[in-house]
RNA sequence: AGAGUUUGAUCCUGGCUCAGGAUGAACGCUAGCGGCGCGCCUAACACAUGCAAGUCGAGCGGGAUCCCCUGGAUUCGUCCGGGGGUGAGAGCGGCGGACGGGUGAGUAACACGUAGGUGACCUGCCCCGAAGAGGGGGAUAACCACUGGAAACGGUGGCUAAUACCCCAUGUGCUCCGCGGUGUUAGAGGACCACGGAGUAAAGCCCCGGCGCUUCGGGAUGGGCCUGCGGCCUAUCAGCUAGUUGGUGGGGUAAUGGCUCACCAAGGCUAUGACGGGUAGGGGGCGUGAGAGCGUGGCCCCCCACACUGGCACUGAGACACGGGCCAGACUCCUACGGGAGGCAGCAGUGAGGAAUAUUGCGCAAUGGGCGAAAGCCUGACGCAGCGACGCCGCGUGGGCGAAGAAGGCCUUCGGGUUGUAAAGCCCUUUUCUGGGGGAUGAGGAAGGACAUUACCCCAGGAAGAAGCCUCGGCUAACUACGUGCCAGCAGCCGCGGUAAAACGUAGGAGGCGAGCGUUAUCCGGAUUCACUGGGCGUAAAGAGCGCGUAGGCGGUGCAAGAAGUCGGGCGUGAAAUCUCCCGGCUCAACCGGGAGGGGCCGUCCGAUACUCUUGCGCUUGAGGGCAGGAGAGGGGGGUGGAAUUCCCGGUGUAGCGGUGAAAUGCGUGGAUAUCGGGAGGAACACCAGUGGCGAAGGCGGCCCCCUGGCCUGCGCCUGACGCUGAGGCGCGAAAGCUAGGGGAGCGAACGGGAUUAGAUACCCCGGUAGUCCUAGCCGUAAACGGUGGAUACUAGGUAUCGGUGGCUUAAAAAACCAUCGGUGCCGAAGCUAACGCGAUAAGUAUCCCGCCUGGGGACUACGAGCGCAAGCUUAAAACUCAAAGGAAUUGACGGGGGCCCGCACAAGCAGCGGAGCGUGUGGUUUAAUUCGAUGCAAAACGAAGAACCUUACCAGGGCUUGACAUGCGGGUGGUAGUGAGGCGAAAGCUGAACGACCCUUCGGGGAGCCCGCACAGGUGCUGCAUGGCUGUCGUCAGCUCGUGCCGUGAGGUGUUAGGUUAAGUCCUGUAACGAGCGCAACCCUCGCUGCCAGUUACAUGUGUCUGGCGGGACUGCCGAGGUAACUCGGAGGAAGGUGGGGAUGACGUCAAGUCAGCAUGGCCUUUAUGUCCUGGGCUACACACACGCUACAAUGGCCGGUACAAUGGGUUGCCAAGCCGCGAGGCGGAGCCAAUCCCAAAAAGCCGGUCUCAGUUCGGAUUGGAGUCUGCAACCCGACUCCAUGAAGCCGGAGUUGCUAGUAACCGCCGGUCAGCCAUACGGCGGUGAAUACGUUCCCGGGCCUUGUACACACCGCCUGUCACGUCAUGGGAGUCGGCAACACCUGAAGCCGGUGGGCUAACCGAAAGGAGGCAGCCGUCUAGGGUGGGGUCGGCGACUGGGACGAAGUCAUAACAAGGUAGCCGUAGCGGAAGCUGCGGCUG
Repeated sequence: AGAGUUUGAUCCUGGCUCAGGAUGAACGCUAGCGGCGCGCCUAACACAUGCAAGUCGAGCGGGAUCCCCUGGAUUCGUCCGGGGGUGAGAGCGGCGGACGGGUGAGUAACACGUAGGUGACCUGCCCCGAAGAGGGGGAUAACCACUGGAAACGGUGGCUAAUACCCCAUGUGCUCCGCGGUGUUAGAGGACCACGGAGUAAAGCCCCGGCGCUUCGGGAUGGGCCUGCGGCCUAUCAGCUAGUUGGUGGGGUAAUGGCUCACCAAGGCUAUGACGGGUAGGGGGCGUGAGAGCGUGGCCCCCCACACUGGCACUGAGACACGGGCCAGACUCCUACGGGAGGCAGCAGUGAGGAAUAUUGCGCAAUGGGCGAAAGCCUGACGCAGCGACGCCGCGUGGGCGAAGAAGGCCUUCGGGUUGUAAAGCCCUUUUCUGGGGGAUGAGGAAGGACAUUACCCCAGGAAGAAGCCUCGGCUAACUACGUGCCAGCAGCCGCGGUAAAACGUAGGAGGCGAGCGUUAUCCGGAUUCACUGGGCGUAAAGAGCGCGUAGGCGGUGCAAGAAGUCGGGCGUGAAAUCUCCCGGCUCAACCGGGAGGGGCCGUCCGAUACUCUUGCGCUUGAGGGCAGGAGAGGGGGGUGGAAUUCCCGGUGUAGCGGUGAAAUGCGUGGAUAUCGGGAGGAACACCAGUGGCGAAGGCGGCCCCCUGGCCUGCGCCUGACGCUGAGGCGCGAAAGCUAGGGGAGCGAACGGGAUUAGAUACCCCGGUAGUCCUAGCCGUAAACGGUGGAUACUAGGUAUCGGUGGCUUAAAAAACCAUCGGUGCCGAAGCUAACGCGAUAAGUAUCCCGCCUGGGGACUACGAGCGCAAGCUUAAAACUCAAAGGAAUUGACGGGGGCCCGCACAAGCAGCGGAGCGUGUGGUUUAAUUCGAUGCAAAACGAAGAACCUUACCAGGGCUUGACAUGCGGGUGGUAGUGAGGCGAAAGCUGAACGACCCUUCGGGGAGCCCGCACAGGUGCUGCAUGGCUGUCGUCAGCUCGUGCCGUGAGGUGUUAGGUUAAGUCCUGUAACGAGCGCAACCCUCGCUGCCAGUUACAUGUGUCUGGCGGGACUGCCGAGGUAACUCGGAGGAAGGUGGGGAUGACGUCAAGUCAGCAUGGCCUUUAUGUCCUGGGCUACACACACGCUACAAUGGCCGGUACAAUGGGUUGCCAAGCCGCGAGGCGGAGCCAAUCCCAAAAAGCCGGUCUCAGUUCGGAUUGGAGUCUGCAACCCGACUCCAUGAAGCCGGAGUUGCUAGUAACCGCCGGUCAGCCAUACGGCGGUGAAUACGUUCCCGGGCCUUGUACACACCGCCUGUCACGUCAUGGGAGUCGGCAACACCUGAAGCCGGUGGGCUAACCGAAAGGAGGCAGCCGUCUAGGGUGGGGUCGGCGACUGGGACGAAGUCAUAACAAGGUAGCCGUAGCGGAAGCUGCGGCUG
């Protein structure tokens, strides 16, 4: 520091994701030791049990118990005393229980932090200072008696003490009242000095020195209160407020204050966010980060709040009091049912909740606290130990040597590689471990240690007891095998898995970390992805439709003053801990100690004055005004004009008009359309007109008048910064739409009809209502767009145009030209930009202000709120879901886009196919099997150039099992191998008499053969989507690329485009390209002309024909024309002329095209069978469908007779002559030929002659019957041929479709391969006869080049929209229903404080008494927790039904969008329609 992921690729935008660090963690696997830390994040849920706050006898009364001495009585059990000592428990009293410890519920607040204030205050214990403590009195608990109650707890009577309580005195003082004074201060309730008056203190104890007590002053410490500033979310919370804001007075408090009350006034807060809602203890700090920030507040420290929930006060220096009280409530427990008791958010511990968090331990030895004079007591504060890898830190699980490398495992190309010096083995060590021994510091004079079987040290033993976890497709470090087969599974993102998976599982190996390793969760980082540092808004998300203007922000120029911002310095504070640096202590480290440093938007004082600011005085350039000119569809109102459409009247006139792609609906003989004249009415203003003008935008267009806004130019006369922007606010705002009233010609949503169509709720046509128009009022939205907010300044030019001014010119003008100001366009420097592009009209360079954006979908949505008559508008989420959605540009592909150009592509023509019958192939069906493959072009007379058996791969049945075939090993075998009569059998096969071998030899034997066994053979079994090879196709199309250079951020472009030309990327010219390669062409074969050579068996035998070989010939070479050239056109010559005809030859690539069944081959499967042999069957099936053919339908013909002319080929298990026989197939026959010799062999169409006469025929030959021939082991299934007989369909073929451009098509026959024969009409060749047509490139198909659009890129057989149906999920509405929260109104109202009351009770004081003062209780009242009732608010759960939404391999209907997407699309609005959508109106070009 970055990386992965949108695309075919690219750049950009943008989100998602990863690598890092961290944690009070949890979970999984694993686990040796130690140190230091940390450990209920959830239920502020409920708690059994124990402990956590007591202490003082030196404040007081009293005294259980026990001990000692002793008296009396005695029934010897003991009882009653006296003295001394001890001093439990309880009580009165004092101090402490307000600290310490816990928790984070509440709290958005002066709660916290920071800096201040208190002149408005308090402070027990402690310290200092001053003064003092005299006299008296009455009670009461304990205790005793009686008594209530189950208990808790009381009641009555009686006794008693005090440092408890009360009165009087004294009064340094203090307080108050009255009245003066001094100085301080912003201001006196502050300080001080007087005078007079009133009030007001005290306590003793221990025993000689102290501890206490009272009053006052001061200090210290701790607190109360007040203030500035700082720190959460929400405006879908915008207004809040009745003690509310202030005043006066009373009350209250330690104290200010509306804290409280009465009265008076009507204020107070708020966009700098009041009020409301949500969330939350705050800070020091902690985590992360380069920092700025962001997140966080566990342990430790400070502050706050709370103590079952709520309320309340009492006591006290201090509380509204965690282990105090009262009341209410909920809960738990006890109960004798009458009543009572309780509060772990103290330490342990239990239950519950939860993913999850410890011992009912030891000790007061240390530190600290309370009480005490002290000893001491108490202390779950604390010190320690226990449990937990929860974290951090440290150590170990051994060290050295040890093979070209054991075994085993894994892989393998079988050679080897790897695990791996790893192990074993040898030598060594002992941290740790185990056992034993010694043994601290912690304790400040002695003793006293929970920890402690401690740390630490020594000895002994023995490599001994101690390694795992995750990962290995990319990111990201680490790869193989097997298993699995879109299954099981993985996954942080991209994505893996559908038979060869480095991605799943296992193994081997490897990588990483290591007593840990992974996972999950959360935070920061990466994320400059909320951008202060440090982003953006033309098209990616983003400029508000436009203006006026409020608050606010910002603001020209000179001088002066001030000093708020700003800057410098000093002082104060910023607790400690933490952090950084240095030093030190535990063996190191973690940890701990000491020192230093750092840290504020803080306070205060002094200083500086450039800038900003404030104030004052000026200035004119910004802004405004004045005067003089100017242009204009700027706005509002009124009037007026002509053209056109329609309608009405009349004339002429007749059979149609109208409309469309074509039609129809419609109109018209009741007279339309057409045409002429007249009239009515509404709307809009042709030409001018422009790339023009005006306006802020929307928008504005005949002419005239009235009213009115803005703008430009010139002059430089006036004011003197008066400016810019503008949150809210206000106004304007196309079209559609709404309300009311008019108007209504044309047009025209809806609607009706006609067409189109599969349908046509559309596009087209005929009609047509709202509307469009006017008046008044709403609505407030648009692709309201330059998709570009406003203002100012600066930064090359060129050109056009509109308005003005000056100059020049002219006699004067116009025009032109020069200069300049303002507007509107185009092109462009620099610069900017992702690119496209922008470029003085900026998207450049800067400043100021406003608005807006932060991934896509959900969603221009829901809810809430505001507005509206409504339609709806404005504001605007979340759940859920996706790994993208996007912008620009690139290369392709595609287009019912364009341009240019080819091809039998169309057209022109000839012959066909499609109809018939038959042949063949295929689909389908059938079958035991009808083996398999090929499937648009590019499968279908294809693999098949020959299925009766064989072939044969299929089926049935019968056999064989080392096999029909190959190789190796082991064993066996001598009458062996081989032959093989006979038997069974359909054959194969089984059995088997008899006959009967070979090679080498060192004579032992060996080899071959055969048999048995083991390895293995075999497989036309699967995968052509694992492959090689070969092939088809685009396509014989003219293309496909590279090097270097150049251009571009890049994909990529250029070259290869352009202008010509060609069959051609063929060539030429031009050119940031210059060259080159694979293709094209040429080189090769063949035919045509020709020379030479040779020539058997050809010929006519001599050159020639013919056959073969080698050459020549053609190159746009020559002439003419055009052209720069290439080249084209014409011509000559020539057998041949512009590649002369034909062939071979097939670029980069495409189709996962075809073939595992031709062959080869990986993997898989099979092994008495999926191998192999045999017999028979099948591949030949047949209701159909398609493809390729043959023969025909006839007279250009059929038939009969005669007669003429080829070429390519083949032939010895072969071709077969002559001759003879048979009607014929054929038979007999055998000559010749291994073939330029012989044979197949006749060529046929043709020509000559005859016949048939338009007929299902003398056409046609299918089918069937009969009789034969031939091949073959065998023609039944299932051959060909011959003869006789039979004579079917068919009379030229619908939609559609094929071939062919010249020796071609068509017609005619001949040959060959395969082959015993043949279902060949196929295929491959050969010759014979021998045409027609091409205007042309609009259209169909295919292709090439350029260009354009694109939402396509498995590329139009693409992509993609909406309804409907199904499943899942979240969510809105919803009659309601249930609950939470905070208020309000009324009723009720505990405890308690305060107030009132007076008729109960009452020790101290007064009084002789009566009585009083005072007090207590009671009662009443205000306040009030809680409860009740009620109507609302707000939030949430559930909810029949309902709305849309998201998602979901192969559902339905359509085709809306992307190519002119087949009606250009889109925006707003309105109507309509199953749905996408369609239509109207206005707008935009994306």
Record summary: This is a predicted structure of a 1486-nucleotide RNA (small-subunit ribosomal RNA) from Anaerolineales bacterium JdFR-64. The coordinates come from a structure-prediction model, not an experiment, and the mean pLDDT is 87. The sequence is in RNAcentral, with records from SILVA. Its Rfam family is "Bacterial small subunit ribosomal RNA". Rfam links the family to the GO terms ribosome and structural constituent of ribosome. Taxonomically the source falls in Anaerolineales (Bacteria, Bacillati, Chloroflexota, Anaerolineae).